[in-house]
RNA sequence: AGAGUUUGAUCCUGGCUCAGAACGAACGUUGGCGGCGUGGAUUAGGCAUGCAAGUCGUACGAAUCUCAUCUGGGUAACUGGAUGGGGGAAGUGGCGAAAGGGGCAGUAAUACAUGGGUAACCUACCCUGGGGCCUGGGAUAGCUGUUCUAACGGACAGGUAAUACCAGGUAAGCCGGUUGUGUCGCAUGACAUGAUCGGGAGAGGGCAACCGCCCUGGGAGGGGCCCAUGCGAUAUUAGCUAGUUGGCGGGGUAAUGGCCCACCAAGGCGAUGAUGUCUAGCGGGUGUGAGAGCACGACCCGCGCCAUUGGCACUGAGACACUGGCCAGACUCCUACGGGAGGCUGCAGUCGAGAAUCUUCGGCAAUGGGCGAAAGCCUGACCGAGCGACGCCGCGUGUGCGAUGAAGGCCCUUCGGGUUGUAAAGCACUGUCGAGAGGAAACAAGCCGCAAGGUUGAGUGACCUCUGGAGGAAGCACGGGCUAAGUUCGUGCCAGCAGCCGCGGUAAGACGAACCGUGCGAACGUUGUUCGGAAUCACUGGGCUUAAAGGGUGCGUAGGCGGAAUGGCAAGUCGGAGGUGAAAGCCCCCAGCUUAACUGGGGAAGUGCCCUCGAUACUGCUGUUCUCGAGAGAGGUAGGGGCGUGUGGAACUUCCGGUGGAGCGGUGAAAUGCGUAGAUAUCGGAAGGAACGCCGGUGGCGAAAGCGAUGCGCUGGACCUUUUCUGACGCUGAGGCACGAAAGCCAGGGGAGCGAACGGGAUUAGAUACCCCGGUAGUCCUGGCCCUAAACGAUGGGUACUGGGUUGCGGGUCAGACAUGGACUCGCAGCCGAAGCAAAAGUGGUAAGUACCCCGCCUGGGGAGUAUGGUCGCAAGGCUGAAACUCAAAGGAAUUGACGGGGGCUCACACAAGCGGUGGAGCAUGUGGCUUAAUUCGAGGCUACGCGAAGAACCGUAUCCUAGGCUUGACAUGGUAGAAGUAUCCUGGCGGAAACGUUGGGAGGCUGGUAUCCAAUCCAGAGACUAUCACAGGUGCUGCAUGGCUGUCGUCAGCUCGUGUCGUGAGAUGUCGGGUUAAGUCCCAUAACGAGCGAAACCCUUGCCUCUAGUUGCCAGCGGGUCAUGCCGGGGACUCUGGAGGGACUGCCGGUGUUAAACCGGAGGAAGGCGGGGAUGACGUCAAGUCCUCAUGGCCUUUACGCCUAGGGCUGCACACGUGCUACAAUGGCGCGCACAAAGGGAAGCCAACCCGUGAGGGGGAGCCAAUCCCAGAAAACGCGCCCCAGUUCAGAUCGAAGGCUGCAACUCGCCUUCGUGAAGUUGGAAUCGCUAGUAAUCGCGGGUCAGCAACACCGCGGUGAAUGUGUUCCUGAGCCUUGUACACACCGCCCGUCAAGCCACGAAAGGGGAGGGGGGCCGAAGUCGCCUCACCAAGCAGGUGCCGAAGCUCACCUCCCUGAUUGGGACUAAGUCGUAACAAGGCAACCGUAGGGGAACCUGCGGCUGGAUCACCUCCUU
Repeated sequence: AGAGUUUGAUCCUGGCUCAGAACGAACGUUGGCGGCGUGGAUUAGGCAUGCAAGUCGUACGAAUCUCAUCUGGGUAACUGGAUGGGGGAAGUGGCGAAAGGGGCAGUAAUACAUGGGUAACCUACCCUGGGGCCUGGGAUAGCUGUUCUAACGGACAGGUAAUACCAGGUAAGCCGGUUGUGUCGCAUGACAUGAUCGGGAGAGGGCAACCGCCCUGGGAGGGGCCCAUGCGAUAUUAGCUAGUUGGCGGGGUAAUGGCCCACCAAGGCGAUGAUGUCUAGCGGGUGUGAGAGCACGACCCGCGCCAUUGGCACUGAGACACUGGCCAGACUCCUACGGGAGGCUGCAGUCGAGAAUCUUCGGCAAUGGGCGAAAGCCUGACCGAGCGACGCCGCGUGUGCGAUGAAGGCCCUUCGGGUUGUAAAGCACUGUCGAGAGGAAACAAGCCGCAAGGUUGAGUGACCUCUGGAGGAAGCACGGGCUAAGUUCGUGCCAGCAGCCGCGGUAAGACGAACCGUGCGAACGUUGUUCGGAAUCACUGGGCUUAAAGGGUGCGUAGGCGGAAUGGCAAGUCGGAGGUGAAAGCCCCCAGCUUAACUGGGGAAGUGCCCUCGAUACUGCUGUUCUCGAGAGAGGUAGGGGCGUGUGGAACUUCCGGUGGAGCGGUGAAAUGCGUAGAUAUCGGAAGGAACGCCGGUGGCGAAAGCGAUGCGCUGGACCUUUUCUGACGCUGAGGCACGAAAGCCAGGGGAGCGAACGGGAUUAGAUACCCCGGUAGUCCUGGCCCUAAACGAUGGGUACUGGGUUGCGGGUCAGACAUGGACUCGCAGCCGAAGCAAAAGUGGUAAGUACCCCGCCUGGGGAGUAUGGUCGCAAGGCUGAAACUCAAAGGAAUUGACGGGGGCUCACACAAGCGGUGGAGCAUGUGGCUUAAUUCGAGGCUACGCGAAGAACCGUAUCCUAGGCUUGACAUGGUAGAAGUAUCCUGGCGGAAACGUUGGGAGGCUGGUAUCCAAUCCAGAGACUAUCACAGGUGCUGCAUGGCUGUCGUCAGCUCGUGUCGUGAGAUGUCGGGUUAAGUCCCAUAACGAGCGAAACCCUUGCCUCUAGUUGCCAGCGGGUCAUGCCGGGGACUCUGGAGGGACUGCCGGUGUUAAACCGGAGGAAGGCGGGGAUGACGUCAAGUCCUCAUGGCCUUUACGCCUAGGGCUGCACACGUGCUACAAUGGCGCGCACAAAGGGAAGCCAACCCGUGAGGGGGAGCCAAUCCCAGAAAACGCGCCCCAGUUCAGAUCGAAGGCUGCAACUCGCCUUCGUGAAGUUGGAAUCGCUAGUAAUCGCGGGUCAGCAACACCGCGGUGAAUGUGUUCCUGAGCCUUGUACACACCGCCCGUCAAGCCACGAAAGGGGAGGGGGGCCGAAGUCGCCUCACCAAGCAGGUGCCGAAGCUCACCUCCCUGAUUGGGACUAAGUCGUAACAAGGCAACCGUAGGGGAACCUGCGGCUGGAUCACCUCCUU
């Protein structure tokens, strides 16, 4: 200090999330030691048991116990009495019990903090000063006796003491009244000192020291009361208040005071937030933070409040009293049922609730407290220990050496290795902590005692020594990014993870595990909460044109802010001094525990408050003055500014009359409608209402809304000139008041046109719409409401300052002969633009620049401008205005694409023009579907469908089906073992459909050695076999794991890079623009300059020529020969063949064009502007196709999904589609005659002649491995003849019969021939395909595959040989530029609403339940106060009574919470229904307000806005 997350990418806005620190924590896993801290945060819920406040015999009487002495009884044990000493229950009395300890319920001020006041006060014990302590008296508890009661507790009688109680006397001083003098003060008054009247005291104890007692002054410490300032939320709480505010007089208190009472007055508080409601103890401080702040208030300290709930007083110095009292309530317990007892929010402990918080411990040794003269007693205060890793701090679990980087194991692996890992082992050391043993400091000062001396430790056990020996001591989380750290396996959108983004659908670094690694370490993670990061509430330190955000506009109240000069004051402000700001804490220094945490001492700080002295620039207050702000006066100007009242013409509609005679009207096209009862059209006349053409203009006026014919009247404002007057009179403006388009509402008029609703006609799948015909409210006027708009410049108002240019409108000044001109100046309204600003777009003297002042508003999206409450309104509705829940975004600007039923330019058989087809028929073929045991698989718009398949009877052929067989296999490599006339060839038997199984016979050996020679002897090797192990095999899956190959856009002209430049950036520029081209082809221009992949060219072929070479090709000339033929000799001229060259380049001429590129025309030429055709396919797109060509990762299979075999299937047929063939005929069919190709193929081949057969074919055999021979007859054409428009002499399907060929085999299921048969079909609906020239059309020929063939297919070849277009409106596709966009999986996109389903939270609701609050009434406990209290007066107790008075009862009400049949919308949820509203001109531009209508999105009317595309025109600007 930042990071992740919105997008294809970018910048910005903006939220969400993370990394840090902290905690009285909790949970999970783990857990060695010590020190110091800390531990019921929830039910202020209930509590068993024990303890937590007593003490004093030196205040008092005395029971009783004990000791001593004396004495009585008794043998004794023992027991009685007296005196003295000691102890002492209970009691009287004194002090304490109001402290200490606990808790935070209540309390938003009777609290707290800070600073003051008390002239309005008190104070036991303590300190200090003065004075005193006289004389008497009567009781009472205890006790004794009697008695009631279960108990708790009493009753009566007798009798007793005091430092208990009472009376009298005294009074320097004290208190009170009256009165005088002096001094002083902020008022009431205070202080000092006199006079006089009245009132008021005493206690003793102790041997003593001494301790007490009474009156009174002062002090210290402690308190009471008062004031100022500060100290939560809420206005969806705006008014509150009757003792209320004040006065007079009383009462009461220590004391002021409505604190209380009587009377009088009518005040008091509040927008600077009263009152109400909700929440909360406050501070020192704590956490965090750079700070400012924000959050908190455990432990410790100070203050307050509370003590089962509510009320009350008593006692006392002090209480309205935690472990005192009385009453009432709830609860618990006891009971003899009559009554009683109790209060852990003290220390422990228990139950309950809870995620959760400890021992029913030890001790008064220390510190402190109470009592006491003291010893001492009491002390759950306190000191200690225990439990809990709850926190902080410290220590340890070992250290060094040790690589062959050991073995074994784990994990990974490219199989080589790597890793765990110096880790271990081993060697050498150390001894902390823990364990055991021994020693040992300090916490101790006091107390007793003349002294010597004696004595006090609950608990801790530091520290030291010894023993032993690495021995007893490591885990947790994480490893996709943020964020340090990765591999393998398992899993397969499952299981799961997740703080955010997000992982998981078969290769997951994200799940689970393992190994390895990273971080921290006796802990580590998780959860919760706070601060931080968050400048994300912005004081420090934010914003509001478009992201959330300027009020619709003005006037104006409070408030805030405010011109120039000068004087005074000193409130703010500044400086100095003083007081205070407790201690602890934080910070610094020093010191003590071995260190640290912890603790001690000192300092600093505590930004604050108060008091005082000073300063006077600024602000403020006040006095005087000024004129530039503001206003007034005078003179002018422009104007759709406002209101009222008249007038006018055009148009429209209706009515009357004339002419006229069939339509009009309306639309994309129509229809509804109107019209022969005379419309429309046209002429004349009348009436009515509304609106004011041209002028008219980014021109004018107004605060905004808004304002447009014209005259008159009334009236508001602005501007200019002058500088005459006033003298800061100003700006803004919370509330408030006024105005406020359209729609809408009420009442009364009016109503021509238009026109929500409504009716009808169309459109449509539907059409509650768009279009058409009608039409009511309304639109208009008057009066009254409503108060909202995209009320917009989406830009609040005011003032000042800050380069320019240009235009319009309204004024003025100057020079001026005049000017439609010029210079200057003020105001208003526009445009372009410097700097600056801005995320950018943009803005830019009319700021969104630079500053100041005031107001309004914003704080993620949705929920929602909704609910609820309040308020306004006749209503519609307006204003104010949430939350639950949910999402990880929602947004702004700009960029690149893609897209548009946007635009421009330009291409293409894209359309048009034309020719021929398909779609109808029959057949062929492929596909779907159906069927089947199986009909194997793949291909699926264009870009699948005569496609893979260039040949399915078997084979091929496949997990296709049925059936039979084989298992190291049909095929490859290797290891081990074994055996043998082995491999191989020939030939049998049996079973069988075959494969196969089983069983025979025969032939048959490579290399080397033995070996000098020979041999199947023998040995070794190779090969083969058998067995076995590795493995083979798979057309099994995944083309969405892949390579390769291919299709398509598309032979379209595009796709990029380097450097430079521009932009914050994505990106742009180049590649745009003007021309041109088939072309990003070339030229020009140019912040670009160059370059690459594509285009073109290079290659093949074809067209012309030349050269060269002539065999198998050719034959002009020469020769020979034949019936005839290049047949022969020859020849190279020609054709041809095949090799090498030439040729074409806009080169030439003219024109156009920019002098260019280029285009047009022409010449020459075989060919002319790319000559024709082919090969050649940029970056990329479609997760396009193919795992069944091949290759290949992973998965699956292994007596089978492998291999072999027989038969069947792939040919199955109600049907649908694609591609073709043949036709429907006369441009034809048939018959006869007759002419001319090219390119191919041929040895398991092509096959001549000749013979047979109608023919397919058969026989036959020449030739040819091919420019030689063969296939091989080209056909259309042409000539002649017949047919005469018909289901035919067209067409040939189907069927029958007879044949031929191939093949092991033509049944399923081949082709061909002949004869016979002779179906549909007479040119084909919607729709649709190909083709621009040697093309279409038409005609035949050949080839591959192949035994044969379902080929009409496919691939080639030549023959004959057109028509049309010279255009780009439209359809389709494509390219470039531009524009809009809510698309980016990119329009096959995105997306809205109803309905249906599930789930969640919320609102309303008849009611139901609860809590809180005040008010009225009734009753009235305890208790204070007042009054009464009897027989003479006075006083007291008991008693009675009055006011007040808690709880309770009751009545109506207010606020809040919970619940509620039903109901309403909302959020969310991979694949529901209906439509298509929005985003492109979204197919009717969208949106805002309002009104009506409709299943729904929505539609329509009226007004508004651009945050609308496109075209044209106008205007303006720049050059």
A computed fold for a 1519-nucleotide RNA from an uncultured bacterium, annotated as small-subunit ribosomal RNA. The sequence is in RNAcentral, with records from ENA, Greengenes and SILVA. Its mean pLDDT, the model's own confidence on a scale to 100, is 83.